[in-house]
Model confidence (mean pLDDT): 83 of 100.
The RNA shown here (transfer RNA) has 72 nucleotides and comes from Candidatus Fermentimicrarchaeum limneticum.

RNA sequence: GGGCUCGUAGCUCAGUAGCAGAGCGUUCGCUUGGCGUGCGAAAGGCCGCGGGUGCGACUCCCGCCGAGUCCA
Numbered sequence: 001g002g003g004c005u006c007g008u009a010g011c012u013c014a015g016u017a018g019c020a021g022a023g024c025g026u027u028c029g030c031u032u033g034g035c036g037u038g039c040g041a042a043a044g045g046c047c048g049c050g051g052g053u054g055c056g057a058c059u060c061c062c063g064c065c066g067a068g069u070c071c072a
Base pairs, nucleotide, nucleotide: 001071002070003069004068005067006066007065010024011023012022013021018055026042027041028040029039030038048064049063050062051061052060
C1' cells in the first nucleotide's frame, strides 16, 4: 500500500429497510433470622463519524476513523 471481516447498553452479542433487543452486570422490591439462590420490576444506547438513496436507514451506497486478519 491492497483484499476481507467487524464497530449496537458497563461487558458479550442478536437485529440486514417499518415501535432498538437478549444474556450477564447494576439498582429496587418479594422471599430468608442473615447472605446466597429463586421470582418480579426499573435504569441504562440519538446503533463509530459525515454524506447520499428512499415515504422511511442500525440495516443499502460513498467517504473517513478505529480494531482484527490475510497478501505484498

Rfam family: tRNA. Its family is annotated with triplet codon-amino acid adaptor activity in the Gene Ontology. The family's RNA type in Rfam is transfer RNA.